[in-house]
Molecule: transfer RNA
Organism: Candidatus Shapirobacteria bacterium
RNA sequence: GGCAGGAUAGCUCAAUUGGUUAGAGCAGUCGUUUCAUAAGCGACAGGUUGUGGGUUCAAGUCCCGCUCCUGCUA
Numbered sequence: 001g002g003c004a005g006g007a008u009a010g011c012u013c014a015a016u017u018g019g020u021u022a023g024a025g026c027a028g029u030c031g032u033u034u035c036a037u038a039a040g041c042g043a044c045a046g047g048u049u050g051u052g053g054g055u056u057c058a059a060g061u062c063c064c065g066c067u068c069c070u071g072c073u074a
Base pairs, nucleotide, nucleotide: 001073002072003071004070005069006068007067010026011025012024013023019057028044029043030042031041032040050066051065052064053063054062
């Protein structure tokens, strides 16, 4: 250099081949329980879906550029 895959919450990952609130587990905060702590249970908070454009009534999802990561190849 070429090809392929990937980037979504603090972390690990979903999101049914575009469709009406972007969710789960862990972590965090609060409550409950306990003499107390842990565990368990319940609730809450947490997201410019890497970035800039495009298509569409509607984009995490489709198209293009760029950045970064991984693999294969020369």